[in-house]
Molecule: Bacterial RNase P class A
RNA sequence: UGAGCAGACUAUGCGAUAGCGUGUACGUUUUAGUCCACGAGGAAAGUCCGAGCAUCACAGAGCAGGAUAGCUGCUAACGGCAGCCGAGGGCGACCUUAGGGCAAGUGCAACAGAAAAGAAACUGCCGCAGUCAUGCGGCGAUGGUGGAAUGGUGAGGUAAGAGCUCACCGGAGUGCAGGAGACUGCACUGCCGUGUAAACCCUAUCCGAUGCAACGCCUGAUGGUACCAGCCGUCCGACACUGGCUCGGUGGGACGGCAUUGGUAAGGGCGGCUUGAGCAAUAUGGCGACGUAUUGCGUAGAUAAAUUAUCGCACACGACAGAACUCGGCUUACCGGUCUGGUCACGAG
Numbered sequence: 001u002g003a004g005c006a007g008a009c010u011a012u013g014c015g016a017u018a019g020c021g022u023g024u025a026c027g028u029u030u031u032a033g034u035c036c037a038c039g040a041g042g043a044a045a046g047u048c049c050g051a052g053c054a055u056c057a058c059a060g061a062g063c064a065g066g067a068u069a070g071c072u073g074c075u076a077a078c079g080g081c082a083g084c085c086g087a088g089g090g091c092g093a094c095c096u097u098a099g100g101g102c103a104a105g106u107g108c109a110a111c112a113g114a115a116a117a118g119a120a121a122c123u124g125c126c127g128c129a130g131u132c133a134u135g136c137g138g139c140g141a142u143g144g145u146g147g148a149a150u151g152g153u154g155a156g157g158u159a160a161g162a163g164c165u166c167a168c169c170g171g172a173g174u175g176c177a178g179g180a181g182a183c184u185g186c187a188c189u190g191c192c193g194u195g196u197a198a199a200c201c202c203u204a205u206c207c208g209a210u211g212c213a214a215c216g217c218c219u220g221a222u223g224g225u226a227c228c229a230g231c232c233g234u235c236c237g238a239c240a241c242u243g244g245c246u247c248g249g250u251g252g253g254a255c256g257g258c259a260u261u262g263g264u265a266a267g268g269g270c271g272g273c274u275u276g277a278g279c280a281a282u283a284u285g286g287c288g289a290c291g292u293a294u295u296g297c298g299u300a301g302a303u304a305a306a307u308u309a310u311c312g313c314a315c316a317c318g319a320c321a322g323a324a325c326u327c328g329g330c331u332u333a334c335c336g337g338u339c340u341g342g343u344c345a346c347g348a349g
Base pairs, nucleotide, nucleotide: 001345002344003343005341006340007339008338009337010336012314013313014312015311016310017309018308020039021038022037023036025034026033041320045331046330048329049328050327051326052325053211054210055209056208060247061246062245063244065207066206067205068204069203070084071083072082073081074080085099086097087096088095089094100202101201105200106199107196108195109194122143124139125138126137127136128135129134151169152168153167154166155165156164172189173188174187175186176185177184178183215271216270217269218268219267226264227263228262229261230258231257232256233255234254235253236252239251240250241249242248278297279296280295281294282293283292284291285290315318
């Protein structure tokens, strides 16, 4: 200098005028009004995962169903994150990984091929018989097909062959050593059982349902012609309600009357609502995710729903995009810019 890798940050800036939402103060009988402060994001998005919170039995048992799937950690928790192991890719920095079990059972493997899983019927090799057509027996070595052919290569062996035997390789089992573990290395045994679970299924672990339009309070509601419960009477009768199912749990139903009690719907208002597992700096433990201590920082909270409009200046000419209970993640969208740390190639000193 060029190419490439990983991580972090940023998201046009400044000013003027007018307006909108929330809060505080002043002011007013109440409203109106005035002053000041604050007023979208890294993803506010998708609503995919995990929690808080709320209600339903302070949600209980089984089934069904769903999710996850190497190991060790982190965390409130997770299907997230960190580090590591195995496999694959890259010269490398580094990247990717839906990574339990087909030796529990069942299914499937098109076409081609003799044969697609407990085999062989084609081609073929060997032996015997033969009327020379072929038949019987042994073999699974040969050929080609296919994504995949019953471990591979070589030697011995044999009538021909074959893990039949041996060496090496692969895989499996056992033992020893190392490691916290996944796993790795070595030795021995021994030659067996195709692939597919992103097929059903099995194993292990976890999961109750519904979501802030949850939910709570006030008003409605000082009434007996708004409704329900309650109490009394009459009648009917083993059913009704409850998260997907079964248990379990809860409760009789209809009509009429009474009223001294308790509660409730539509509609309206308030709360829930923003300080929360918060952010930053420093110190410290840890490879890291993260933990601990100290100090400091800091108000969007609307409900038909504010966060806007116009103008001026500057330049690198401005992307994706707009809160609706709150957090931790993941995923997706995005004009560009900045910084940090590695790698490779070439050149120079």